[in-house]
Predicted 3D model of an 82-nucleotide RNA (c-di-GMP-I riboswitch aptamer) from a soil metagenome. RNAcentral holds the sequence, with entries from MGnify.

């Protein structure tokens, strides 16, 4: 970050599985992606749980978990024209 090269990876949705859920992994399948590799360190945004708070709630706090294709941040990488 290129009307370049070689590539790559996969959104929704469908089968199957796992899980209480968010959601994860396989397989089909492309919405798109210059890191749409990898890491949960910060905020967000989902899910569980609660003897706490609240008249009460699907609040709030707190504690476990997701989300890297929501941002930021770290790290690694293929090409080499403006």
């Nucleotide at each position: 970050g290129a009307c370049a090269a070689a590539g790559g990876c996969a959104a929704a949705c469908c089968c199957g599985u796992c899980g209480u859920g968010a959601g994860g992994c396989g397989g089909g399948g492309a919405c798109g992606c210059a890191a749409a590799g990898c890491c949960a360190c910060g905020g967000g945004u989902c899910a569980g749980g609660u003897g706490c708070u609240g008249g009460g709630a699907u609040g709030g706090g707190c504690c476990u978990g997701a989300u890297a294709g929501c941002c930021g941040g770290g790290u690694u990488a293929c090409c080499g024209a403006a």